[in-house]
Molecule: Guanidine-I riboswitch aptamer
Organism: soil metagenome
RNA sequence: AUGUGCGUCUAGGGUUCCGGCUCAGGAUUCGAGCGACUGGUCCGAGAGACGCAGUCCUAAACCCUAGGAUACACGGCGGGAUAAAAGCCCGGGAGA
Numbered sequence: 001a002u003g004u005g006c007g008u009c010u011a012g013g014g015u016u017c018c019g020g021c022u023c024a025g026g027a028u029u030c031g032a033g034c035g036a037c038u039g040g041u042c043c044g045a046g047a048g049a050c051g052c053a054g055u056c057c058u059a060a061a062c063c064c065u066a067g068g069a070u071a072c073a074c075g076g077c078g079g080g081a082u083a084a085a086a087g088c089c090c091g092g093g094a095g096a
Stems, first nucleotide, its partner, number of pairs: 004053006012043002017040002019037001020034004054070006072092001074095001078090003
């Protein structure tokens, strides 16, 4: 100095919407409450998975390209966003 970016998904997350449950004599409509409501929408990992791209190296080079590499990684407290929270962001942070 570098250890990259994006997409799909998962661990996980809460409750804006849907659904569910409860309430006002019953039904309908509307409303309020509940996430110690399984769920759908939604958010979602540097240290999780897969894929694409990028980068680097080697060979060839007229053209088409081909192969390889992309290692390692324990981690608070606290704060921030969103409706709200989180393994999201601060953050390969402070520390070890």